[in-house]
RNA sequence: GGGCCCGUGGCUUAGCCAGGAUAUAGCACCGGGCUUCUAACCCGGGGGUCGUGGGUUCAACUCCCACCGGGUCCGCCA
Repeated sequence: GGGCCCGUGGCUUAGCCAGGAUAUAGCACCGGGCUUCUAACCCGGGGGUCGUGGGUUCAACUCCCACCGGGUCCGCCA
């Protein structure tokens, strides 16, 4: 340098192929219940520029382009 894959709450992640109103769940966190207390369990709650910018569209997490970051393979130099 080239190909491919990935980027969504603190962490892990569904949704993307095939666009449709307010983006999903678990863990963690906060509050409450239960318990002698803790853990476990139960109920409730907060938390997201959906990597960045642009394009297409009535409408973009989703499609297209460029860029950024990570992974992997190949190539080049030595």
This is a predicted structure of a 78-nucleotide RNA (transfer RNA) from Methanohalophilus sp. It matches the Rfam family "tRNA". Rfam's curators write: Transfer RNA (tRNA) molecules are approximately 80 nucleotides in length. It is annotated as a transfer RNA. Its family is annotated with triplet codon-amino acid adaptor activity in the Gene Ontology. Taxonomically the source falls in Methanohalophilus (Archaea, Methanobacteriati, Methanomicrobia, Methanosarcinales). Its mean pLDDT, the model's own confidence on a scale to 100, is 81. It was read from a public genome assembly.